[in-house]
Context: one part of a larger RNA
Molecule: small-subunit ribosomal RNA, 5' domain
Organism: uncultured bacterium
RNA sequence: GAUGAACGCUAGCGACAGGCUUAACACAUGCAAGUCGAGGGGCAGCGGGGGAGUAGCAAUACUCCCGCCGGCGACCGGCGCACGGGUGAGUAACACGUAUGAAACCUGCCCGUAGCAGGGGGAUAAGCGGAAGAAAUUCCGUCUAAUACCGCGUAACAACCCUUGGAGGCAUCUCCUCGGGUUUAAAGGAAGCGAUUCCGGCUACGGAUGGUCAUGCGUCGCAUUGGCUUGUUGGCGGGGUAACGGCCCACCAAGCCGACGAUGCGUAGGGGUUCUGAGAGGAAGGUCCCCCACACUGGUACUGAGACACGGACCAGACUCCUACGGGAGGCAGCAGUGAGGAAUAUUGGUCAAUGGGCGGGAGCCUGAACCAGCCAAGUCGCGUGAGGGAUGACGGCCCUAUGGGUUGUAAACCUCUUUUGCCGGGGAGCAAAGUGCCGCACGUGUGCGGUUUGGAGAGUACCCGGAGAAAAAGCAUCGGCUAACUCCGUGCCAGCAGCCGCGGUAAUACGGAGGAUGCGAGCGUUAUCC
Numbered sequence: 001g002a003u004g005a006a007c008g009c010u011a012g013c014g015a016c017a018g019g020c021u022u023a024a025c026a027c028a029u030g031c032a033a034g035u036c037g038a039g040g041g042g043c044a045g046c047g048g049g050g051g052a053g054u055a056g057c058a059a060u061a062c063u064c065c066c067g068c069c070g071g072c073g074a075c076c077g078g079c080g081c082a083c084g085g086g087u088g089a090g091u092a093a094c095a096c097g098u099a100u101g102a103a104a105c106c107u108g109c110c111c112g113u114a115g116c117a118g119g120g121g122g123a124u125a126a127g128c129g130g131a132a133g134a135a136a137u138u139c140c141g142u143c144u145a146a147u148a149c150c151g152c153g154u155a156a157c158a159a160c161c162c163u164u165g166g167a168g169g170c171a172u173c174u175c176c177u178c179g180g181g182u183u184u185a186a187a188g189g190a191a192g193c194g195a196u197u198c199c200g201g202c203u204a205c206g207g208a209u210g211g212u213c214a215u216g217c218g219u220c221g222c223a224u225u226g227g228c229u230u231g232u233u234g235g236c237g238g239g240g241u242a243a244c245g246g247c248c249c250a251c252c253a254a255g256c257c258g259a260c261g262a263u264g265c266g267u268a269g270g271g272g273u274u275c276u277g278a279g280a281g282g283a284a285g286g287u288c289c290c291c292c293a294c295a296c297u298g299g300u301a302c303u304g305a306g307a308c309a310c311g312g313a314c315c316a317g318a319c320u321c322c323u324a325c326g327g328g329a330g331g332c333a334g335c336a337g338u339g340a341g342g343a344a345u346a347u348u349g350g351u352c353a354a355u356g357g358g359c360g361g362g363a364g365c366c367u368g369a370a371c372c373a374g375c376c377a378a379g380u381c382g383c384g385u386g387a388g389g390g391a392u393g394a395c396g397g398c399c400c401u402a403u404g405g406g407u408u409g410u411a412a413a414c415c416u417c418u419u420u421u422g423c424c425g426g427g428g429a430g431c432a433a434a435g436u437g438c439c440g441c442a443c444g445u446g447u448g449c450g451g452u453u454u455g456g457a458g459a460g461u462a463c464c465c466g467g468a469g470a471a472a473a474a475g476c477a478u479c480g481g482c483u484a485a486c487u488c489c490g491u492g493c494c495a496g497c498a499g500c501c502g503c504g505g506u507a508a509u510a511c512g513g514a515g516g517a518u519g520c521g522a523g524c525g526u527u528a529u530c531c
Stems, first nucleotide, its partner, number of pairs: 001530003005527005012383005018376002020341001025339003029336003034079003039076002042072002046070003049066007086294003095219008105211002110207007118152001120150002127142006158183005165176004188199004220266003227257001229255001232254004237249003269291004273284004296317005319330004347373001349372003355369001356367004386417004396408002399406002421472001423467005431458001435454001437452007475520005480501003486515005496503002
């Protein structure tokens, strides 16, 4: 000097950042991933409309029926849930960093180009009926739809096979090219009277983005760890993969690594960066960004463009909970919050207004991402606690004294001012662009343009104006030397101090108190750790 700090004393305000370093310990409760009715069958609930009935003179009220309309619980289907958010356990490794490479690759949504979308079929969920169970849930029968599923037709610049010609190469082979054969596709919906428009669908090629993979070099300690390895090292053939590869397998060879530190053990996520230092270096990796790994522990695959998947599935295990004892349910290292551990670390808050994400044609819905607010001097920075004048130098002092006085001290009183911050009153933002509703104009729908309306959690906040009033706002540590700052009293090797040297045994500038002084100041000291 520094810190994600803690502790002691003290504490006025603001801005900006930060806040479980320990138990990757266990978790009550709520929320954190949905959305689309412009894919579909439908109608549980709500509103409208229509019909029937009952009551009533009537208005009307109640009951039942009809998916007819607005919509919409559950269900089928699509997209998303692989992002965003958390943590650092594991990992000494192509994990990370850096430089190359594709030898071998994949890529939903998005962009561009070219082409296509014909005609059929069988189911199933929801529903309805029934059964079992305490529940979780399960089973049987029956009915039905689709942008769900399956054939058929069509199709190549796509894939595979055959083949003509050419180029390269020692060769396996690679590239270009003429031709033939085989295989492989689709889905509709909305508006409109309609032409049509819009949103989608399928195939191919290219792009963009994202990802997989390979290689060189670099990356902690111990040699009181000296040998290690049998799919091990290589070959041939095959399997598998998006793709290369002992990735896996059969056979063959016996290799491969190692004092330039293999193997083993210990420790550890890596980097950008951060702290310190004149630098070289040393130390650290919290917040923010990039990469990696993990999601109660271990394993496995399924779906999918993408996972071996935090809020998906299955199996095993530990733990917790429910049970009618037959059987079931769960996973905060998401945001809050609780217990435990600990020297120690916050609210079970508000809003989707902005930014961003998912779905949707849109309106919109969802979003503990995010933006805000709350708590904490835990940090950095800024401001204040008043300014000027004022001496017979008042009073007071457990103050000192050579008793004259000195000091506290311009300090106070007193006079004249000011009003930051705080308090009271009034006004009051930017962040807002889109989009929505209405009107007008332009190409016949839809779209575009203009006008207007609505649209802010924070927040009546920031900020501005006015008012009263010096008013409401100073402490902490030290004073032997290092080290700025000295006397008196008490104590008497006691009580105590102390970072080092060392103080204290009767005049202690070193202990305790007082007066005074010094340093820093809303902080000041101590402890811990790093340079």